[in-house]
RNA sequence: CAUGCAAGUCGAACGGGCGCACAGAGGGAAACAGUAUUCGUACUGAAUCCGCUGUGAGCUAGUGGCGAACGGGUGAGUAACACGUGAGUAAUCUGCCUCAAGCAGUGGAAUAACAACGGGAAACCGUUGCUAAUACCGCAUAGAGUCACUUCUCGGCAUCGAGAGGAGAUAAAAGGGAGUAAUCCCGGCCUGAGAUGAGCUCGCGUCCGAUUAGGUAGUUGGUGAGGUAACGGCUCACCAAGCCCGCGAUCGGUAGCCGGACUGAGAGGUUGAUCGGCCACAUUGGGACUGAGACACGGCCCAGACUCCUACGGGAGGCAGCAGUGGGGAAUAUUGGGCAAUGGGGGAAACCCUGACCCAGCGACGCCGCGUGAAGGAUGAAGGCCUUCGGGUUGUAAACUUUUUUGGAUGGGGACGAAGAAAUGACGGUACCCAUCGAACAAGCCACGGCUAACUACGUGCCAGCAGCCGCGGUAAUACGUAGGUGGCGAGCGUUAUCCGGAAUUACUGGGUGUAAAGGGCGUGUAGGCGGAUGAACAAGUCUGAUGUGAAAUCUUGCGGCUUAACUGCAAGCUGUCAUUAGAAACUGUAUAUCUUGAGUGUCAGAGGGGAAAGUGGAAUUCCUAGUGGAGCGGUAAAAUGCGUAGAUAUUAGGAGGAACACCGGUGGCGAAGGCGACUUUCUGGCUGACAACUGACGCUGAGGCGCGAAAGCGUGGGGAGCAAACAGGAUUAGAUACCCUGGUAGUCCACGCCGUAAACGAUGAAUACUAGGUGUAGGAGGUAUCGACUCCUUCUGUGCCGGAGCAAACGCAUUAAGUAUUCCACCUGGGGAGUACGGCCGCAAGGUUAAAACUCAAAGGAAUUGACGGGGGCCCGCACAAGCAGUGGAGUAUGUGGUUUAAUUCGACGCAACGCGAAGAACCUUACCAGGGUUUGACAUCCUUUGUCCGCUAUAGAGAUAUAGCUUUCUCUUCGGAGACAAAGAGACAGGUGGUGCAUGGUUGUCGUCAGCUCGUGUCGUGAGAUGUUGGGUUAAGUCCCGCAACGAGCGCAACCCCUGUUGCCAGUUACCAUCAUUAAGUUGGGGACUCUGGCGAGACCGCCGUUGACAAAACGGAGGAAGGUGGGGAUGACGUCAAAUCAUCAUGCCCCUUACGUCCUGGGCUACACACGUACUACAAUGGUAGGAACAACGGGCAGCGAAUCCGCGAGGAGGAGCCAAUCCCCAAAUCCUAUCUCAGUUCAGAUUGCAGGCUGAAACUCGCCUGCAUGAAGCAGGAAUUGCUAGUAAUGGCAGGUCAGCAUACUGCCGUGAAUACGUUCCCGGGCCUUGUACACACCGCCCGUCACACCAUGAGAGUCUGUAACACCCGAAGUCGGUAGUCUAACUACGGAGGACGCCGCCGAA
Repeated sequence: CAUGCAAGUCGAACGGGCGCACAGAGGGAAACAGUAUUCGUACUGAAUCCGCUGUGAGCUAGUGGCGAACGGGUGAGUAACACGUGAGUAAUCUGCCUCAAGCAGUGGAAUAACAACGGGAAACCGUUGCUAAUACCGCAUAGAGUCACUUCUCGGCAUCGAGAGGAGAUAAAAGGGAGUAAUCCCGGCCUGAGAUGAGCUCGCGUCCGAUUAGGUAGUUGGUGAGGUAACGGCUCACCAAGCCCGCGAUCGGUAGCCGGACUGAGAGGUUGAUCGGCCACAUUGGGACUGAGACACGGCCCAGACUCCUACGGGAGGCAGCAGUGGGGAAUAUUGGGCAAUGGGGGAAACCCUGACCCAGCGACGCCGCGUGAAGGAUGAAGGCCUUCGGGUUGUAAACUUUUUUGGAUGGGGACGAAGAAAUGACGGUACCCAUCGAACAAGCCACGGCUAACUACGUGCCAGCAGCCGCGGUAAUACGUAGGUGGCGAGCGUUAUCCGGAAUUACUGGGUGUAAAGGGCGUGUAGGCGGAUGAACAAGUCUGAUGUGAAAUCUUGCGGCUUAACUGCAAGCUGUCAUUAGAAACUGUAUAUCUUGAGUGUCAGAGGGGAAAGUGGAAUUCCUAGUGGAGCGGUAAAAUGCGUAGAUAUUAGGAGGAACACCGGUGGCGAAGGCGACUUUCUGGCUGACAACUGACGCUGAGGCGCGAAAGCGUGGGGAGCAAACAGGAUUAGAUACCCUGGUAGUCCACGCCGUAAACGAUGAAUACUAGGUGUAGGAGGUAUCGACUCCUUCUGUGCCGGAGCAAACGCAUUAAGUAUUCCACCUGGGGAGUACGGCCGCAAGGUUAAAACUCAAAGGAAUUGACGGGGGCCCGCACAAGCAGUGGAGUAUGUGGUUUAAUUCGACGCAACGCGAAGAACCUUACCAGGGUUUGACAUCCUUUGUCCGCUAUAGAGAUAUAGCUUUCUCUUCGGAGACAAAGAGACAGGUGGUGCAUGGUUGUCGUCAGCUCGUGUCGUGAGAUGUUGGGUUAAGUCCCGCAACGAGCGCAACCCCUGUUGCCAGUUACCAUCAUUAAGUUGGGGACUCUGGCGAGACCGCCGUUGACAAAACGGAGGAAGGUGGGGAUGACGUCAAAUCAUCAUGCCCCUUACGUCCUGGGCUACACACGUACUACAAUGGUAGGAACAACGGGCAGCGAAUCCGCGAGGAGGAGCCAAUCCCCAAAUCCUAUCUCAGUUCAGAUUGCAGGCUGAAACUCGCCUGCAUGAAGCAGGAAUUGCUAGUAAUGGCAGGUCAGCAUACUGCCGUGAAUACGUUCCCGGGCCUUGUACACACCGCCCGUCACACCAUGAGAGUCUGUAACACCCGAAGUCGGUAGUCUAACUACGGAGGACGCCGCCGAA
């Protein structure tokens, strides 16, 4: 807001109107009937028709009465007597209703309707004329009502109230119906009472903000008047100047209030839908009228906005009634049925009205109940999913068998609600009952990482996505998506929003403030809060009883009704700062009497850098003057700037000026705090002790207020020696607006005035009482002692340390509490934003004080623990430094790596701990790489079928793999069925991969580090993480050992046990050995078993012995003996762990990937490249050497596809040869060294690269790309910059030898023996490590963490000339409707009638909305 409905009713108040019925008299055209007829017509007639009169039953516009102020809706406003609760009204009203008493006599004038005329589009209106009443108006009667006066009685709560009289004034009324009537019924008037409803007043309660602190002029009160039903500044005149406010006025914001509802153990917190009570509102604002009641949702007037009609003149409207529409929105219903019930209005009643109400419809919106089947059913079916491939799970679940029918469908019956004599049911043929049908038609949603019940697979790969918090996702995701399974709830489930709870996280119940957020910087003191002892009193608080009230519903309990429940009926209970009343008197309070212990006063003593002012003093710095003196001074890590021959610094004397007061001096003193330090004087505050004379609770705390308040800073005026922001210069540095140096101004000082803050800290408010001790110190007092001073004891006050109970998160506090209690104040409530913005107050300014929010994060923080780290500390060790020796880095070469190149230069290893590493040996092979050529069940394994016998040889083509052809051959066992081995062919399962991931893994290895550590059990301590043990004192190579100790033990590590080596005994002597006896060229042979040696078993070394030191220990030092002395030397041996260390290319292996190729075969090439860089080695640079000649001495080892002798050949590599040896037997086997000679300091007789020629060896094959020999060639290099490595004794250095790999190839690697040093004062420093301790904002652990600017990009929000506008308050103008007042211009029926009174209109005034 279209449309419809939601308030009407009464004819028994009234006059009309309308039609109907009846009766009566009258009228009459046509048609009809009858009679008569001249057939032209005439007469008569019931009914019909017309109007009139009367009667009856109805309907009705209007007059009149009652209702319309109820019922229904909404919550805009309202912080208020609006609401709740309890009172008051002696300050009031009340229609209809009930009760009681009485009354109704007599008159009058109008007006609607209606009629006529007229205006208007309409709404509607005007004029004239007529008429009625329960409409209106007089007069009479009555006085108990009212008003003023007055007499008496009673009462109360101040004004006053009630009752009984006297006299005066004053206001009444209506009829209607039934009946023949009597009479009855319904009304009317007056008075009183009741009931109901309403008005007004008061106590108490009722949100947030102080960044709202002052508000108020009709304001507060009085007198008088007006007004109202009624009190009242409600209104007005006058008078007074009051009234409210920190116990929160005023202002701003928000809000209808309550019974109740939700939540909670409660106290509380939040809320005010439905139902009920009250209030307010009805398009916005204002106003009155009528009425018992309204300032009126479906009435009126005015103004504003909006909408509609219009003939443009003018009119109409108000769904926050029920439906409904549009709009808005995430979102909320039918333009339904009925008055049958309940209730309401009217009526005498019948009855009418009722979107109140009763019902139905829509919506799982909520609550409650029910169903979707039940019982049996294992081959554990199929399918799905998972799988360790065996199985498991879905799962008795299904199928199948038996059975039931709630809901559902069809048919039949069929209510209560209706009160009663009967009639009357919208719901509704509904609920309910019976019969039939058939498991038939009926299950979803969320979750499955933890909180939190419930797990696997696949997909995805920091993507897509999830997420309440923690967090998940980067190739094996129980966290994403899907599937299977599982869990939860179930006609629902999940999400979102809000409230309460958990949250003791605003703490009344019930918290805190040393360090986590939090004690005001300190005092004084107002209001307020709290307050010592004794007695008697009151009864405000407090406690108890009684009465009233606390509506109903809700809620709780009991008992009932719908099959149950939800729902509902009955009964009882129902929480107060309530009111009245009766009592108690312990406590608080009030008033009173008293007391002395709190507090204060007093007397006598005492200490003190307490404060203020004035004066005085010496030391020192600086400056000035003068003297001496003569080159520097000053300053620093080192310098320079600076000062100085114009005489500095230094030194002597004199003077000036300012500031500060050494020693004493002390966790000592004083003060409220800030703070106070030379001395003297004056003034002055507080404190302490002793005494017990006085007052008699005078006390404590303290919001605001007031005062004090370091330093810096500000204002005015002084002062200015030193010091010193700013500033200047010199250095340092990459820079150095710093640290250091030279200067230097404000300032520092004084007076006066501001500022008002500090880590103003004990990070600890004030006061009082109580609660173990010990030990210092300052000031007193008493006692003891003494001749006296000391000393010792007790006590008061202050100030420290340690420590128990107790407290505390811990650290710690602990009679000076952070303990136990009480009182008061201040402050806190996650971090950042921010102690910031805005506003207020203060300030000269700087700024201070009070003090937010938006937004953002998931933390910020405290204390303690374990580590790690430190350009922290202590102790100790190591070829770590130092002391030495030899090197590397320079040269050439070898080798590895990077880089580059390439078809490919396969791959791995990257600080130490990759780089002569994997590789103990790349020409082919290896080989993994590249090019080309082949092949596809495959080069290799297993299974199946068929055929066969393999093997081997030859030829041809080809680079070869391979292909073709031919030759040869006829396997083994047998129970004769066959089986086995091998080969070929075929099919598919599969093979294969040095393809990826060492960050999916096993195994193995490196490293810290052969460093001395790493742990456990029990006990103890701690809330705990953890600690103790393991720390401490010594000692050691060692957590090795000793001692101590809340620890006692134990394990893995250390050490020892094992191997080699060094001495020796016994046993045994062959292939080893040979002293004696023979023998030989020769231990060659006989012999020997002594020696060497071999290899078995033993011994030996343990700080065992002595001395010293030490703690009477452990141990250390020295010595003796001994082959060896303090682990004798070397090796093997590597704790818990660290490095996501290395390796998927040794091997194994998950997952992924390839499958005529990323598999496999072959040929050739490559891994060997070469501007360069690095690592590791070799050889040198020479005379401690080279060369030539001669002469010695090893050990470990190896050898049959092997080592290979003698002898011969070759300059040599080597060749020929083939004795011996499967080895203490044979073979391979030294060099440095020594002796002699030569070279003579040079790029050489050093060095040997490179290159040429000629050869040798291995091997199918030496071009790319092997090794060796001879001759020739003869490069760099003359001792290596910065830097850097190894080594402490048989070591370094140096010399050669052997072995593995291997066809061949060694400067590498692993071993062996020969020759054989120097040095170590020592632990300050570098590096690494161990233990203790300390700090920490680190824990991925300092290669950590972390701050700010800038650059770029993006997001959000501001500022900006202005412009538009809301709300509230105040001032002014205009002033509608309207009440009230005035006026008398116009009009005027009742009464009087002579004026008039009264009324209406008009006009004016006050107020007055927009």
Molecule: small-subunit ribosomal RNA
Organism: uncultured bacterium